[in-house]
Predicted 3D model of an 87-nucleotide RNA (c-di-GMP-I riboswitch aptamer) from a soil metagenome.
The RNAcentral record of the sequence draws on MGnify.
Rfam family: c-di-GMP-I riboswitch aptamer. About the family: GEMM was predicted in a large-scale screen for bacterial structured RNA regulatory elements.

């Protein structure tokens, strides 16, 4: 970063699974992406099983709040590697 060529990648959705969730895996599916490859290094955003506090209770629950060491790379910045080579 081309009305180029070879190609890759897979949103939402839906089946299975795995996790408390967030989510993350496979199998369908294309929404879009010149990195939408790979990396949780900063920022940012989700979840809240445990755990704290606090309400209600029929003391069995229930609800509210707070909390990451989990997650999101298709939130963005960085780091690394990459096809083609028009202007």
């Nucleotide at each position: 970063g081309a009305c180029a060529a070879a190609g890759g990648c897979a949103a939402a959705c839906c089946c299975g699974u795995c996790g408390a969730a967030a989510g993350g895996c496979g199998g369908g599916g294309g929404c879009g992406c010149a990195a939408a490859g790979c990396c949780a290094c900063g920022a940012g955003g989700c979840u809240a099983c445990c755990g704290c506090g606090g309400a209600c209770u029929u003391c069995g629950c229930u609800c509210c709040g707070c909390c990451a060491g989990g997650c999101c790379g298709g939130u963005c910045g960085g780091g690394c590697u990459g096809c083609c080579g028009a202007a």